[in-house]
Molecule: THF (Tetrahydrofolate) riboswitch aptamer
RNA sequence: AGAAGAGUAAGGAUACACGCGUAAAGUGCCUGUGGGACGGGGAGUUGCCGACGGGACGAAAAGCCUUUGGCUUGCGGUUUGUAUUCUGCAUCCCGCUUCA
Numbered sequence: 001a002g003a004a005g006a007g008u009a010a011g012g013a014u015a016c017a018c019g020c021g022u023a024a025a026g027u028g029c030c031u032g033u034g035g036g037a038c039g040g041g042g043a044g045u046u047g048c049c050g051a052c053g054g055g056a057c058g059a060a061a062a063g064c065c066u067u068u069g070g071c072u073u074g075c076g077g078u079u080u081g082u083a084u085u086c087u088g089c090a091u092c093c094c095g096c097u098u099c100a
Stems, first nucleotide, its partner, number of pairs: 002099004010087008019078001020076003029055005035049002040094004061073005
């Protein structure tokens, strides 16, 4: 030289907790601009994730009280966090471990 392998960020699902909305924001969809992250190092996409702008669509409320409000039970492809679990370097080069 060759063969095999390990490991990340992150993402999905479920549960729980704190919130938000239910006077409709958020989520999801399309699109534009501009960013970010992507095994230990380097590069890095047509893939991934935020931010901002535009567009289409669009909902589950009920009860109680001392009623510009509050509480309870629900509801929302709801925010964030934690736990469990699954997936997991697009790809390329080098490194690491094992074999030889």